Overview
Predicted 3D model of a 351-nucleotide part of an RNA (small-subunit ribosomal RNA, central domain) from an uncultured bacterium. It matches the Rfam family "Bacterial small subunit ribosomal RNA". Rfam links the family to the GO terms ribosome and structural constituent of ribosome.
[in-house]
Context: one part of a larger RNA
RNA sequence: CUGGGCGUAAAGGGCGCGUAGGCGGUCGUUCAAGUCACUUGUGAAAUCUAAGGGCUCAACCCUUAGCGGUCAAGUGAAACUGGGAGACUAGAGUGCAGAAGGGGCAAUCGGAAUUCUCGGUGUAGCGGUGAAAUGCGUAGAUAUCGAGAGGAACACCAGCGGCGAAGGCGGAUUGCUGGGCUGACACUGACGCUGAGGCGCGAAAGCUAGGGGAGCGAACGGGAUUAGAUACCCCGGUAGUCCUAGCCUUAAACGAUGGAUGCUUGGUGUCCGAGGUGAUGAAGUCCUCGGGUGCCGGAGCUAACGCGAUAAGCAUCCCGCCUGGGGAGUACGGUCGCAAGACUGAAACUC
Numbered sequence: 001c002u003g004g005g006c007g008u009a010a011a012g013g014g015c016g017c018g019u020a021g022g023c024g025g026u027c028g029u030u031c032a033a034g035u036c037a038c039u040u041g042u043g044a045a046a047u048c049u050a051a052g053g054g055c056u057c058a059a060c061c062c063u064u065a066g067c068g069g070u071c072a073a074g075u076g077a078a079a080c081u082g083g084g085a086g087a088c089u090a091g092a093g094u095g096c097a098g099a100a101g102g103g104g105c106a107a108u109c110g111g112a113a114u115u116c117u118c119g120g121u122g123u124a125g126c127g128g129u130g131a132a133a134u135g136c137g138u139a140g141a142u143a144u145c146g147a148g149a150g151g152a153a154c155a156c157c158a159g160c161g162g163c164g165a166a167g168g169c170g171g172a173u174u175g176c177u178g179g180g181c182u183g184a185c186a187c188u189g190a191c192g193c194u195g196a197g198g199c200g201c202g203a204a205a206g207c208u209a210g211g212g213g214a215g216c217g218a219a220c221g222g223g224a225u226u227a228g229a230u231a232c233c234c235c236g237g238u239a240g241u242c243c244u245a246g247c248c249u250u251a252a253a254c255g256a257u258g259g260a261u262g263c264u265u266g267g268u269g270u271c272c273g274a275g276g277u278g279a280u281g282a283a284g285u286c287c288u289c290g291g292g293u294g295c296c297g298g299a300g301c302u303a304a305c306g307c308g309a310u311a312a313g314c315a316u317c318c319c320g321c322c323u324g325g326g327g328a329g330u331a332c333g334g335u336c337g338c339a340a341g342a343c344u345g346a347a348a349c350u351c
Stems, first nucleotide, its partner, number of pairs: 003323004007305002012319001014201004021194003025088003029084003033081002035077007042069001048066007091191001092188004096183003103177007110154001115149007125136002162169002206247006215241002220236004258318006266296011300307002324351003333344004
């Protein structure tokens, strides 16, 4: 460079915003850059191909023709791509009306439970396990009643249910705030899609500083188990887990499935909204439409498993990535980081 690929075989970037770039709706008009046609010029010789000829054949050699180009200039065509000017509304967006939501940030409040402290009752055990022991308890534990302190998490509701780009989000109230959805119209008029770099967000653990510390609990100590037991089980327990500010930037960051758009038989559940049938009315029922989320399944696809309008089907556009196993996500260099390390990322050698 080309081909084939990326759910599970190697391979989708953790997720978004967006720069350059690539790609881009309908209608007519114009230009003629791409495109196409013709003409002219040039494309050395050798080589190559074809025909003919010469060395006794062949290799080799000779002659003629051909081939060979993102080539240049000129003339012309105008469907497609592109440029200019113009128009449109089906893409996109704005306004209006409405409903839903653990979407985000902050403040305040609440009850249950664990632990601790104080007081009452009460007495010899409690606790723990497969069985035990360490441990706690006559300095009065466990149990039980009352009062108080403090931290963390929010039972039931809770759902294969909702929201968010992903990570993720669950007690209540209030304030601030983002996004999506539906409906009838009005408006803008292609304003769009993707996105190398870049910027931002990014579970847990970890790091820095300052707080906080109930429960849990790496490390650590002890008791068991065992041949041993640097474990699994038990009794303790520091960092941490929590808050504020700042770093780190990783993951089985998973749907192991990048984003956008269009098209393609069905059945069934559920969430949000709109409309209709019916009815005195309401709940409810049934039907239709839009958006989400599940299950089953047809064609088709697939190596199979399976996927199957939430595609892994049929197509188009853009990005990322793969190219035998080990060596190795290592070494070296670079960038980033306080560090831990992260990102980028080989080769020798070997099978």